[in-house]
């Protein structure tokens, strides 16, 4: 930024966009440089390699081959290999260097100190010393056991190996003196005890000694000189030990731990303090500032992220610790409890001759296995570094390099430039054309990587070895050290690098998005499928969201994807939030720790603040220069490490010490209210219940009843007793108490508050984790008590049911005593305390002031409410009783739901409280306000909407539509009101869309092209065939142009084909356009303005009116549109004009009569034009408006009747079958010709309508009086023919002329006499008529017969308020004809009712309430039933973990025994070459303490599984009922 909601604000949370990474995974994949590279099983290991060196510490010492001799040809000797391998004693190193991170929460690790408590090999500086002797061991040799691995025994023999005596500047104790410090103590002096060695190599020759000796001499010693060890000390450098402080992870559902514990005091041990350790004594120590327990992890330096604070991790690189199969143990040695020693257990693998042995990659490689996943059994010691060595050197999987890995960051490159017909091709299109696109080809360069072929570098300097020269050493010119010069040497890899040639545009682009956040869009498939999705959401036939394809965005040798860590997220808020209604104030007090804390002065310096030092390791990060062609990468110098320690200053705020004050708080004294609390009495009214009177049927209770009481006498009513429990008026948003709560009076005890006086003490304060205490209702224990009320029970209603709402009963409980329980919407949903911040108004308590007094007016404190400034707040609201503006303390909250649930702890008799999660699920769940819409809310006001009326429907028979059913087909649509005598204003055929059969295939019909045709289109008559079509064919044409006619050429037409016609096939949920309906209601909006953060809101609301959002008046509104109205048409009256086909009053003609004629315009009427009504005028009413009411006049009164006319918009209403139209589907068929069939079918169902059930009527005779329409393929008169439909025949009439045409009801008369009738006309059965190619299926009329349900219709329902309703008849549209009873019109006769709006439908305003917004046909619950998933409980199983009691008791350290063993040293004795005793060291061996791994017991934690079980999340269309949301129908 997305996402809650019809819209808004707000809360909140899910989510993305950013970086990063030891990554993995999918598509791809050119080259180089730097770096990384088993995050899992500290899992098992096959093989090499990964520590050894010194002969200048020592003794001894090969072989192979190879020369010479000899030779019995088998060999033997002797050189040389070579003092050499290889072994061994011995030194000095295996404690570094390399690896992992399992343990470790502190015996770790940073960071700062401290060691007057310590050690330190090899190095360096110094200062002394190195003397005189012994006596073994291995190597070797002999012997012997074992398979092996390794031993035993005897004998030799050396040292820089071992032991001994001697010496001792200093060293160590002990004594003792002084001195300095910081408490052991330090240092200096004096005196006494103790305690070392080891020599090798060179060289050198005076002297001397020994071996040999050809007597020249050669050889070793002593000697003397360098060196390079040795050995006691002092120092330094590095480097460990040990101790403090501080500093960093989660749990309280771990709350207490702890016996060597925590101190003393002696012993003992360690380099070293030090309960380390032992005896003894004391009882002591640690803890809410989190002890102990449990979980998790190596820490640092840094990495990442992020404005910072913070958060997150600690791989590579440093640094520290810890591990070294797994557990214990020492032993060497400076240094170890030792990765590649040692010794015990164990567990595994391995070898074995079965007795017994071997072994540890968590060093490089590499192999199993794991697991999304991490590489070569490579090259060298050339550098750097390490060990050894006097050096050369050797060893060094440290290290140096090279492979592999896009695994990261970094840097080039796949060309460059010109090319428009804007080429093909693709992709689209509104068919023009647009796009890919200068993109490609084409042309004209260019050479970077690869690639071939030559060429070569840097790392290399040391050491060393030859040379030259100073210098030291010394007797020395030798010898060694050391400098400087010059020369030789030394390269794993670099090397696919560098340079120079050579060819060539050639060898080298992908992966991801493309609905909205988020940059990028059209075609086609597909059809809630198949699929996407990070949230939101897409898909159910016109998907920019699936899938492709073309375009197109974005990155680029990559790109996505999922993982994870910050961030966005102020969503834990330290910096940076909240808590009245969104989640959140403890139910209220009291109090400890705790935190916070008035005024003034004086001191101190731990907070604090300034200034200095010192540390804060290198690397990392920042600047700034340099090196690699840039860059990554490295180098150097700088800054920085926001920290800590120590020194020095300041004193203002906090603290701490002292000293004081009086406004906080707190007594005191004098008033004064109050249902404050406890106990004890007492009172009256009502109710029940006994008792007795009085009465007599019924009462009592509901919506209505019923249960229930009542003649055994109720209810009523009157006296009397009894009993319990509540405490009327008074009583009031009045009063008191923390809160919970408190109401009759009277006493008695007792706790707060308030007001006045300012006497008193001298900050004594405020908050408050824990902890105590209180704490309604309802439960619960025991004991009482019980009037009325009443969970539960019962019974009656109600209802579909009614385990409910109503009634009648009724038990615990409700009361009262002790105990317990600890929760409420325990609410102001608002913790507590201080101070500060506008104002009006009410009330309660107390004071003052004015006043003689008040109950008057003002005023002061406390306390209870109401209105509201500013302010705050999403908004509502709140505002001196704050939710305002500050400070202090305390409690709480961090999406929704699971869940206030489970587990575990605790309390509690019980019921349950308190604590208090997780799995899993959703993308919201919520607040407050807006519009609307609903309400079995409210109010006001309409409408044939009810009521009052008339007359229907629902029954019956007929039509007719219609659902169903049936059919080959019964064609399609309409479906509550607003579908059903509806499209259809005419289905025998046609209509026609349907269905069977039967043809056609450019088509019945439209336009274009292309060839083709000349007796060509046409087409009588015959054939076939139901028809349509087919076939033969007399006959036989038009029009333009050219030419002389003949004829050619085109057009039409006609055949062939090619484009394409055609569809009443789909989709009214793509769509115009038409229509319906709310509905002729009176609403619907809009500019500006004003007001709200906003959605909106005001205008349109109020108060009259009104049919009207009509008008007037008011007003933060002012004005204006769309509707209403009015303008139109019609209809009444009257006027004028006109006067025919209409009229006929006068005049006149004529008739039997008739405007028939002459004529007339007077009337009627016709059809143009005017008037006319406008609340104009009178009263009244009202607001002096608007209006209303009555009146007058008038033909007609308040809109005269009546029609046309229909706002914003709603119902995805209806119509692709009226035309149109998109997409889609058919194309020898879904097109189209054509015959028959069907639409008309029929156990049933509604609906709509005629005609009846009669006497207001039928019947039959007789007579009147309309009005609006129609007529040429027509209406048709008279006449005549037929009972009649009709018929024949044709005057008249293209109509105010002529026909249709008779109007019927009415009104005169007669007849029927209450009957299934002289009602009533269905059905049949016959004869006829029309119309029409054709009346079978399937038309209408006429006559005769024939006479069926039906005797006014249940629940229901319909129309209508005046020329209406009801009743009579006429006409007309379709149309050949007609199912017309229908539809649209016309006139004739002609009513009743309306008291009035409670109910019932339907509207319109205002207001309300809402969890609705698809808008009550809404939304929503909770069983149960399917299906998935987590989890809790479970008889118990299994496995880990971590002490504890007791047993065992290996290795080994120590200690303590022994009659064994023993070479040096001491002492004795003796036969003195030598032996033996004893000491001292040593060894074996035995034992005691400690102990590890086993064993055992009872507990504890923590996982896994676990027959049942529980509830709980989910999961288009099950069941069951309505609980909540409207007053949700019982708030």
């Nucleotide at each position: 930024g997305g996402u809650u909601u019809g819209a808004u604000c707000c809360u909140g949370g899910c989510u993305c966009a950013g970086a990063g990474c030891g990554a993995a995974c999918g598509c791809u994949g050119g080259c180089g440089g730097c770096g990384c590279g088993u995050c899992u099983g500290a899992u098992u290991c096959a093989u090499g390699c990964a520590a050894g060196u010194c002969g200048a510490g020592c003794g001894a010492g090969a072989a192979a081959u190879u020369c010479c001799g000899c030779u019995u040809c088998g060999g033997c000797g002797g050189g040389a290999g070579a003092g050499u391998a290889a072994a061994g004693c011995g030194g000095c190193g295996g404690a570094c260097g390399g690896c992992u991170g399992a343990g470790u929460a502190a015996u770790a690790c940073a960071c700062a100190g401290g060691u007057a408590a310590c050690c330190u090999g090899c190095c360096c500086g110094u200062g002394g010393g190195a003397u005189c002797g012994g006596g073994a061991c291995a190597a070797c040799c002999c012997g012997u056991c074992g398979a092996a691995a390794g031993g035993c025994g005897g004998g030799c023999u050396a040292a820089u190996a071992c032991c001994g005596g001697a010496u001792a500047c200093g060293a160590u104790c002990c004594c003792u003196u002084a001195u300095c410090g910081c408490a052991u103590g330090u240092u200096a002096g004096g005196g006494g005890a103790u305690g070392a060695a080891a020599g090798g190599u060179u060289g050198g020759g005076a002297u001397u000694c020994c071996g040999u000796u050809u007597c020249g001499g050669c050889g070793g010693g002593a000697c003397c000189a360098a060196u390079c060890g040795c050995u006691c000390g002092c120092g330094g450098a590095g480097g460990g030990g040990c101790c403090u402080g501080u500093g960093g992870c989660c749990u309280a559902u771990u709350a207490g731990c702890u016996u060597g514990u925590u101190g003393g005091u002696g012993g003992g041990g360690u380099a070293a303090c030090g309960g380390c350790u032992c005896a003894c004594c004391a009882a002591g120590g640690c803890g809410a500032u989190g002890a102990u327990g449990g979980g998790u992890a190596g820490c640092c330096g840094a990495c990442u992220u992020g404005a910072g604070a913070g958060g997150g991790u600690g791989g590579u690189c440093g640094g520290c610790c810890a591990g070294a199969c797994u557990g214990g143990g020492a032993c060497u040695g400076a240094g170890a409890c030792a990765c590649u020693g040692c010794c015990c257990a164990g567990a595994c693998u391995c070898c074995u001759a079965c007795g017994g042995g071997a072994g540890g990659c968590a060093g490089c490689a590499g192999a199993g296995g794991a697991g999304a996943a991490u590489c070569a059994u490579c090259c060298g010691c050339a550098a750097u570094g390490g060990g050894c060595g006097a050096a050369a050197g050797c060893c060094u999987g440290a290290c140096g390099g090279u492979g592999c890995g896009a695994c990261g960051c970094c840097g080039c490159g796949u060309g460059g430039g010109u090319g428009a017909u804007g080429a093909a091709g693709g992709c689209u299109u509104u068919c023009g054309g647009g796009u890919u696109g200068u993109a490609a080809a084409g042309c004209c360069c260019u050479g970077u990587c690869a690639g071939g072929g030559g060429u070569u570098a840097a790392g290399a300097a040391c050491a060393g070895c030859c040379g030259u020269g100073g210098u030291g050493u010394u007797a020395a010119u030798a010898g060694c050290a050391u400098c400087u010069c010059g020369g030789c040497c030394u390269g794993a890899c670099g090397a696919a690098g560098g340079c120079c040639c050579c060819a060539a545009a050639g060898g080298a682009a992908g992966c991801u998005c493309c609905g909205g956040c988020u940059a990028a869009c059209u075609u086609c498939g597909u059809g809630c499928c198949a699929g996407c999705a990070g949230c939101c959401g897409c898909g159910g036939u016109a998907a920019u969201a699936c899938g492709a394809a073309g375009g197109g965005a974005g990155c680029u040798a990559g790109c996505g994807u999922u993982g994870c860590u910050c961030g966005g997220a102020a969503u834990u808020a330290c910096u940076g939030g909240g808590c009245a209604u969104a989640a959140a104030g403890g139910g209220c007090g009291u109090c400890u720790a705790g935190g916070c804390g008035g005024g003034u002065c004086c001191g101190c310096a731990a907070g604090u603040c300034g200034g200095g030092u010192g540390u804060g390791a290198a690397a990392u990060c920042c600047c700034u220069c340099g090196g690699c062609u840039c860059a990554a990468c490295c180098g150097a110098g700088g800054a920085a490490c926001u920290g800590c320690g120590c020194c020095c200053g300041a004193a203002a705020c906090g603290g701490c010490g002292g000293a004081u004050c009086u406004u906080g708080a707190g007594c005191g004294c004098a008033g004064a209210a109050g249902g404050g609390g406890a106990g004890a009495g007492u009172g009256g009214a009502a109710c029940u219940c006994c008792u007795g009177g009085u009465g007599g049927a019924g009462u009592g209770g509901u919506g209505a009843a019923a249960u229930g009481c009542u003649u055994c006498g109720a209810u009523a009513u009157c006296a009397g007793g009894a009993g319990g429990a509540a405490c009327g008026c008074c009583g009031g948003u009045g009063g008191c108490g923390a809160a919970a709560g408190c109401g009759a009076c009277u006493c008695u005890c007792u706790g707060g508050a308030c007001u006045g006086c300012u006497g008193c003490u001298g900050a004594c304060g405020c908050u408050g984790a824990a902890g105590c205490g209180c704490g309604a209702a309802a439960g619960c224990c025991a004991g009482g008590g019980g009037a009325g009320c009443g969970a539960a029970c019962g019974g009656g209603a109600u209802u579909a049911g009614a385990u409910a709402c109503c009634c009648c009963g009724g038990u615990a409980g409700u009361c009262c005593u002790g105990g317990c329980c600890g929760u409420a919407a325990a609410c102001g949903a608002u913790g507590g305390g201080c101070a500060c911040u506008a104002a009006g108004u009410a009330g309660a308590g107390g004071g003052g002031a004015u006043c003689c007094g008040a109950u008057g007016u003002u005023u002061c404190c406390u306390c209870u409410g109401c209105u509201g400034a500013a302010g705050c707040u999403a908004a509502u609201g709140u505002g001196u009783u704050a939710a305002g503006u500050g400070c202090c303390c305390c409690g709480c909250c961090u999406g929704g739901g699971g869940a206030g649930u489970a587990c575990g702890g605790u309390c509690g008799c019980a019921a349950g409280g308190c604590u208090g999660a997780a799995a899993c699920u959703c993308a919201a769940a919520g607040g407050a306000a807006u519009u609307g819409a609903c309400g079995g809310g409210g109010g006001c006001u309409c409408g044939c909407a009810c009521a009052a009326g008339c007359g229907g429907u629902g029954g019956a028979g007929u039509a007719u539509g219609u659902g169903g059913c049936u059919u080959a087909a019964u064609u399609c649509g309409a479906a509550u009101c607003a579908a059903c005598g509806c499209g259809a204003a005419g289905a025998a055929c046609c209509u026609u869309a349907c269905c069977g059969g039967g043809g056609c295939u450019u088509g019945a019909c439209a336009u274009g092209c292309u060839g083709g045709u000349a007796g060509u289109a046409c087409g009588g008559a015959c054939c076939c065939g139901a028809a349509a079509a087919g076939g033969c064919g007399a006959g036989g044409a038009u029009c333009c142009g050219c030419u002389u006619a003949c004829g050619c050429g085109g057009a039409a037409g006609c055949c062939a084909g090619c484009a394409c016609a055609g569809g009443u096939g789909u989709u009214g949920c793509a769509u115009g356009g038409c229509u319906g309906u709310c509905g002729u209601c009176a609403g619907c909006u809009c500019g500006u303005g004003u007001c709200g953060u906003g959605a909106g809101a005001u205008g349109u609301u109020g108060g009259g009116u009104u049919a009207a959002g009509u008008c007037c008046c008011g007003u933060a509104a002012c004005g204006a549109g769309c509707g209403a109205a009015a303008c139109c048409c019609u209809u009444g009256u009257c006027c004028u004009u006109a006067g025919u086909u209409g009229c006929c009053a006068g005049c006149g003609c004529g008739u039997a009569a008739u405007g028939g004629c002459g004529g007339g315009g007077a009337c009627u009427c016709u059809a143009g034009g005017g008037a006319g009504a406008c609340u104009g005028c009178c009263g009244g009413u009202g607001u002096u408006a608007a209006a209303c009411c009555g009146g007058a006049g008038g033909a007609a009164g308040g809109u005269g009747g009546g029609g046309a006319u229909g706002a914003c918009g709603u119902c995805a209403a209806g119509u692709c079958a009226u035309c149109a139209u998109g997409g889609c589907c058919c194309u020898u068929a879904u097109g189209u010709c054509c015959c028959g069939g069907g639409c008309u079918g029929c156990a049933c169902a509604c609906g709509u309508a005629c005609c009846a059930c009669a006497a207001u009527g039928g019947c039959c005779g007789g007579u009147a009086c309309a009005g609006a329409g129609g007529g040429a393929a027509g209406c048709a008169a008279g006449a005549c023919c037929g009972c009649g439909a009709g018929g024949u025949g044709g005057a008249g009439c293209c109509a105010a002329u002529c026909c249709c045409a008779a109007g019927a009801a009415g009104c005169c008369g007669g007849u029927c006499c209450c009957a299934g009738u002289u009602c009533g006309g269905a059905u049949c059965g016959g004869a006829g008529g029309c119309u029409g190619c054709a009346a079978c299926u399937c038309g209408c009329c006429u006559c005769c017969g024939u006479g069926a349900a039906g005797u006014c219709g249940g629940a229901a329902u319909c129309g209508c308020u005046a020329g209406u309703a009801a009743u009579c008849g006429c006409g007309g549209a379709u149309c050949a004809g007609c199912u017309a009873c229908g539809c649209c019109g016309c006139g004739g006769u002609g009513a009743a009712u309306a008291u009035g709006u409670u109910c019932c439908c339907g509207a319109g305003c205002c207001u309300u309430g809402u969890a609705c917004a698809c808008a009550c046909c809404g939304c929503c619950c909770g069983u149960c039933a399917a299906g998935c998933c987590a989890c809790g409980a479970g008889a118990g199983c299994u496995g880990g973990g971590a002490g504890u009691g007791c047993c065992u008791g290996a290795a080994g350290u120590c200690g303590c025994c022994u009659a064994u063993c023993u070479a040096a040293c001491u002492c004795g004795c003796u036969u003195u070459u030598a032996g033996u005793g004893a000491g001292a060291g040593g060894a074996a061996g035995g034992u005691g303490c400690c102990c590890a791994c086993g064993g055992u017991a009872a507990a504890c934690c923590c996982a896994g599984c676990g027959a049942u079980u529980g509830g709980g999340a989910c999961u288009a269309a099950g069941u069951c009922g309505u609980a909540a949301c409207a007053a949700g129908g019982u708030a």
Molecule: small-subunit ribosomal RNA
Organism: metagenome